[in-house]
C1' cells in the first nucleotide's frame, strides 16, 4: 500500500424567521401570552418471550400445537444471550450449524440399474445334460447403473469366493480413569448396522383463551328492540369430567366523552464480584402520549450535511432495510529498510 | 393498531403423503368456406411473487422479504 476479520459509537451541530402537539403558569373564560418539553437504531416485520386487562383470583384428563431439542450458565421469561463440546467452511484472523432418536415401528428413495435392504444382470467356480449352448447350485473379489450398492487395504484360505481367519486402519455400542456435563484420551470387550425425522412418528420439555378495537367509568343508565326458560341451556373455545349460573344471559341497533396512557424488569455515572452474558451496592436524573392523529419548512455558517426510515398500551430479544466514521498489542499478500 | 388468507402461461384455476408443471379461454399457423364465425388438426408461451435453507432431488417442507385481499370499536 492492497485485500480482509472483529468490535464500537454516531445518525448532524449552531444562529435567525414562521408553524404544530403536550404540560404548567398568567390573563380571561371564546381565545391570547409566557416558560418547559417533543421519535428510532431500527419506531418496521409482528417472528418469539413477558407485563397488564377480562373470561371461573383459570381447574383435571385426552387430544391438539411447538423453527423447544449437544452441555453448563444467565434472565421476570425466551426459540434470546454468554461460555464450552462436537461438526462444517476459510492459507489465516475468524465465521457458521433446527446439533435428541434411523439399534421402537411405518412410509419413501423418481429415472437408471439384476437388486434401494439383506440383492445374482454380466463375470468367476462346481455339477448335470440333448455340450457353438442350456439348467441347477455356490460366490458380493471384479464390471456396469446411481446422489447412495451392504466397512478399507494386505496376507492366509478356497473349486471360486467371502471378516471366513489374522495384522493394521475406520466406524458404532459398553466398562473403567479425569472433567459439574456435553464430550474427550488410553486400555479392554462386543459388533459392522444404507439415506431420509425442515416424512409420519418415538422420547424429554413447554403451552388455558382473547389482545388496549383488552377492559373500566359514564351518557335518559335498569339505554332501545328481539330470542331462549331446568335442558339437545349458557359461561366453555376439539372432546370428556368437574365448577358456577337460571338472568349479573344471548343476538342486533345506538353515543364515542373520561380513564387505561406512560415512573419503567427506566436512563446516566462510579465501585465491587464474574472469562462473559449478567448480578450487587451507591449517587444523580425525569425523558412523547396524540385520537384525523404534533415533532415541520426556509435562510446563513461549520471542507461536505448524505442513507434506511415516523411512536399509537408498554418492555426484553430476533429478523429485515440502511449512511458515512473510528479502534484493534487482529489476519493474509506485495514492496522497502 | 390487532388478527387472518392468498400469490402457478396474457386471464381464470388444477397440481393428492417431494420424483420431467397441466386444463379451459385468449394468441399464432394450417384445413374447411366465395369470405367470416363456429368446427377440426397443430404450435408457441412459465426465473411456480423474490431470496435463502433441508434433501440425491422443492411448485410442494421450513425461514426471511414483497405485493394483494378480508375481518375486528
Nucleotide at each position: 500500500c492492497g485485500a480482509g476479520g472483529u468490535g464500537a459509537a454516531c445518525a448532524g451541530a449552531u444562529g435567525g424567521u414562521c408553524g404544530c402537539g403536550u404540560g404548567c403558569c398568567g390573563u380571561u373564560c371564546a381565545g391570547c401570552g409566557g416558560c418547559a418539553u417533543g421519535a428510532g437504531g431500527a419506531a418496521a416485520g409482528u417472528c418469539c418471550g413477558g407485563g397488564c386487562a377480562c373470561c371461573a383470583c383459570a381447574g383435571g384428563g385426552c387430544a391438539a400445537g411447538g423453527g423447544u431439542g449437544c452441555c453448563g450458565g444467565u434472565u421476570a421469561a425466551c426459540g434470546g444471550c454468554c461460555g464450552g463440546u462436537g461438526g462444517a467452511g476459510g492459507c489465516g484472523a475468524c465465521u457458521c450449524c433446527a446439533a435428541g432418536g434411523a439399534a421402537a415401528g411405518u412410509g419413501c428413495a423418481a429415472c437408471a440399474g439384476a437388486a434401494a435392504g439383506a440383492a445374482a444382470c454380466c463375470g468367476c467356480c462346481g455339477c448335470g445334460c440333448c455340450c457353438c449352448g442350456c439348467g441347477c447350485g455356490g460366490u458380493a473379489a471384479g464390471g456396469a447403473u446411481g446422489g447412495a450398492a451392504a466397512g478399507g487395504c494386505g496376507a492366509g484360505g478356497u473349486a471360486a469366493g467371502a471378516g471366513c481367519u489374522c495384522a493394521c486402519c475406520c466406524g458404532c455400542g459398553g466398562c473403567c480413569u479425569g472433567g459439574u456435563a456435553a464430550c474427550u484420551c488410553g486400555u479392554c470387550c462386543g459388533c459392522g448396522a444404507u439415506g431420509u425425522a425442515a416424512a409420519c412418528c418415538c422420547c424429554a420439555c413447554c403451552u388455558g383463551g382473547u389482545g388496549c378495537a383488552a377492559g373500566a367509568u359514564g351518557c335518559a343508565a335498569u339505554g332501545g328492540a328481539g330470542g331462549c326458560a331446568u335442558g339437545u341451556c349458557g359461561g366453555c373455545g376439539g372432546c370428556c369430567c368437574g365448577c358456577c349460573g337460571c338472568g349479573u344471559u344471548c343476538u342486533c341497533c345506538g353515543c364515542a366523552a373520561u380513564c387505561g396512557c406512560u415512573u419503567g424488569a427506566g436512563c446516566u455515572c462510579c465501585g465491587c464480584g464474574g472469562u462473559g452474558a449478567c448480578g450487587c451496592g451507591g449517587a444523580g436524573c425525569c425523558u412523547g402520549g396524540a385520537u384525523a392523529g404534533a415533532u415541520g419548512a426556509c435562510c446563513g455558517u461549520c471542507c461536505a450535511a448524505u442513507a434506511c426510515a415516523g411512536a399509537a398500551c408498554c418492555c426484553g430479544g430476533c429478523u429485515u432495510a440502511c449512511g458515512g466514521u473510528c479502534a484493534c498489542g487482529c489476519u493474509c499478500g506485495c514492496a522497502c529498510a | 393498531g390487532c388478527c387472518g388468507a392468498u400469490g402457478u402461461g396474457g386471464c381464470u384455476c388444477a397440481g393428492u403423503u417431494g420424483g420431467u408443471a397441466g386444463a379451459g379461454c385468449a394468441g399464432c399457423c394450417g384445413a374447411u368456406u366465395c369470405g367470416u364465425a363456429a368446427u377440426c388438426a397443430g404450435c408457441a408461451g412459465g426465473u411456480c411473487a423474490g431470496g435463502g435453507g433441508u434433501u440425491c432431488g422443492a411448485g410442494u417442507c421450513c425461514c426471511c422479504u414483497c405485493a394483494u385481499c378480508g375481518g375486528c370499536u